[in-house]
Molecule: Bacterial RNase P class A
Organism: Burkholderiaceae bacterium
RNA sequence: GAAGCCCGCCAGACCGCCGCUGGCGCUUAGUCCCGCAAGGGCGCGCUGGAGGAAGGUCCGGACUGCACAGGGUAGCGCAGGAGCUAACGGCUCUCCGCCGCGAGGCGAGGAUCAGAGCAACAGAGACGAGUCGCACGGGGCAACCCGCGCGGGUGAAACGGGCAAUCUCUGCGCGCAGCAACACCAAGUAAGUUGGCAUGGAAGCGGCCCGCCGAGCCAACGGGUAGGUGGCAUCGAGCCGCACGGGCGACCGGCGGCCCAGAUGGAUGGCGGUCACGGCCCGGGCAACCGGGCCGCACAGAAUCCGGCGUACCGGCGGACUUCACAC
Repeated sequence: GAAGCCCGCCAGACCGCCGCUGGCGCUUAGUCCCGCAAGGGCGCGCUGGAGGAAGGUCCGGACUGCACAGGGUAGCGCAGGAGCUAACGGCUCUCCGCCGCGAGGCGAGGAUCAGAGCAACAGAGACGAGUCGCACGGGGCAACCCGCGCGGGUGAAACGGGCAAUCUCUGCGCGCAGCAACACCAAGUAAGUUGGCAUGGAAGCGGCCCGCCGAGCCAACGGGUAGGUGGCAUCGAGCCGCACGGGCGACCGGCGGCCCAGAUGGAUGGCGGUCACGGCCCGGGCAACCGGGCCGCACAGAAUCCGGCGUACCGGCGGACUUCACAC
């Protein structure tokens, strides 16, 4: 220098103007606005405001409701060994197998001494029936039959086995549903069912009585409509740093620091400018380069939270290592 392999990091920066949204503070604050109500909203200032995948919703948990003595069966899942972890189908180390010259990569890697099933073509025959040739033993007058052994040929594989990415067996794990969970509050009612009252007068006519009128009324269940608040985002399997300790490592511990988005028509944006980065074009220059113009700047966007997996992605930066070439 070329090719490769494995990790880690970034995901434009700054300024101005105008907006959106959470929190806090101060005012405002009312005979205010929306709403039947529960409840929500209002100005100014300060401050927080998407991601490495927030995405898929594939796996595992937290949390919540229901169910649940224990054991078994069914069903589903996992599978070398040892570990990590809250847990896992994830991760780490390692054994074995395969690929690669190598750095490395990949692996659905328990069991065919229980039973079943399957194996294209070729081949007599793919496990059952059976026999292409030869030898031996027995039976038969013989053709031949029975038993057993060897060989040739076919084929990936020949009474030796293979496949469990087919059922099955073994071991281990799993109760079901999901934040539209769930809790509370408020409004509110058709048909129908049940019970009570009612022509011996219900309900209504503002409370009572008289009076008028004249057939329904009340409660519960029921099955519908959906609104608000909490859950829910200050304390966690939390984030960052360490020249600390243990461990090969995943990881665990210690010390220090931090509080870090959060709605429910769903915020995290728009415009302008400057500078980066990449590409193209024009002019000048022998060239390095200089000046100007245009375009591009990915994948994608939280919705109960967390740990993973795998998927998408313009590009850029850093590190370890391998092979080859060259120079000393």